Transfer RNA from Candidatus Iainarchaeum sp., 72 nucleotides, folded computationally. The sequence was found in a public genome assembly. Model confidence (mean pLDDT): 80 of 100.
[in-house]
RNA sequence: GCAACUAUAGUCUAGUGGUUAGGAUGUAAGCUUCCCAAGCUUGAGACUCGGGUUCGAAUCCCGGUAGUUGCA
Numbered sequence: 001g002c003a004a005c006u007a008u009a010g011u012c013u014a015g016u017g018g019u020u021a022g023g024a025u026g027u028a029a030g031c032u033u034c035c036c037a038a039g040c041u042u043g044a045g046a047c048u049c050g051g052g053u054u055c056g057a058a059u060c061c062c063g064g065u066a067g068u069u070g071c072a
Stems, first nucleotide, its partner, number of pairs: 001071007010025004018055001027043005048064005
């Protein structure tokens, strides 16, 4: 330098263009217990960035950024 793949919450991860982006873990409050642990209930928290297509984009297209791999 070229190509491929990847980017979703603090962490891991699901999501075939359409109803409030789902789950686990962590976290906050409460319940339970003499206390701790465990358990239960509730809450907050996310689509890497810019543009395009579309009635509608996490999803499709283009470009940027970052990471991984391969080639040179």